[in-house]
RNA sequence: UGCCAGUCCCCGGGGGGCCGGAAUGACCGGCUGAGAGGCAGCUGAUGCUGCGACCCGCUGAACCUGAUCCGGUUAACCCCGGCGUAGGGAGGGAGCGGCACCGCGCC
Numbered sequence: 001u002g003c004c005a006g007u008c009c010c011c012g013g014g015g016g017g018c019c020g021g022a023a024u025g026a027c028c029g030g031c032u033g034a035g036a037g038g039c040a041g042c043u044g045a046u047g048c049u050g051c052g053a054c055c056c057g058c059u060g061a062a063c064c065u066g067a068u069c070c071g072g073u074u075a076a077c078c079c080c081g082g083c084g085u086a087g088g089g090a091g092g093g094a095g096c097g098g099c100a101c102c103g104c105g106c107c
Stems, first nucleotide, its partner, number of pairs: 001100004007094004011057004017031005023046001038051005063088003069082004
């Protein structure tokens, strides 16, 4: 000097499904899952915003689109396979360590 994984700091991206009950408390229970709305506020109705938890950040199937997709399975979601070498998708820094190379000094 270069490269690399982990670590730390800062920053950023993302989702919230299925079933049953209830009826105004934006509720309760069950399932899968890392996470299925934990806290606060708002709207006035089947939601929105902020924060938190969780996951993910180019070695990027976190997540979105295609997709109200196709096959199997399930009461349904979940799950398995396909689509899929698809199209998108959010990163910078620090010192320590390792490796390689270069220079200088000594033997």

The prediction has a mean pLDDT of 78. A computed fold for a 107-nucleotide RNA from a Sphingomonadales bacterium, annotated as TPP riboswitch aptamer (THI element). The sequence was found by an Rfam model in a public genome assembly. It matches the Rfam family "TPP riboswitch aptamer (THI element)". From the family's description: Vitamin B(1) in its active form thiamin pyrophosphate (TPP) is an essential coenzyme that is synthesised by coupling of pyrimidine and thiazole moieties in bacteria. The model forms 96% of the base pairs in the Rfam consensus.